The RNA shown here (SAM riboswitch aptamer (S box leader)) has 114 nucleotides and comes from a Bacteroidota bacterium.
RNA sequence: UUUUUAUUAAGAAGGGCGGAGAGAUUAGGCUCAUGGAAACCCUGGCAACCAAUCCCGAAUAUCGGGCGAACGGUGCCAAAACCUAAUCCCGGAAAAGCCGGGAGAUGAUAAAAA
Numbered sequence: 001u002u003u004u005u006a007u008u009a010a011g012a013a014g015g016g017c018g019g020a021g022a023g024a025u026u027a028g029g030c031u032c033a034u035g036g037a038a039a040c041c042c043u044g045g046c047a048a049c050c051a052a053u054c055c056c057g058a059a060u061a062u063c064g065g066g067c068g069a070a071c072g073g074u075g076c077c078a079a080a081a082c083c084u085a086a087u088c089c090c091g092g093a094a095a096a097g098c099c100g101g102g103a104g105a106u107g108a109u110a111a112a113a114a
Base pairs, nucleotide, nucleotide: 001114002113003112004111005110006109007108008107013043014042015041016040021032022031023030025086026085027084028083029082044077045076046075049073050072054066055065056064057063058062081106087103088102089101090100091099092098
């Protein structure tokens, strides 16, 4: 980097450094930011994907389920993935536009494989 599977309206901030942008891409909104953005570092925290511990069950080198968050590997810590569209379907409406719903796509994260 690619593929597959799962999740994606919950949750969790301070400091240092830095010096103008940031919120994935494009467009439109909206928001955050010199009372200091991004990136990077430290500390703290959230969560429970993987691993491990503990409990239960089974067809017992293993598998399935559960508790919990003290140690390990990641991740995350403004706003729903900030919102809508960049696809399709369904319903409302005479049409366009619009409104509501569902799925998908894209992105992010984890695990596995190549």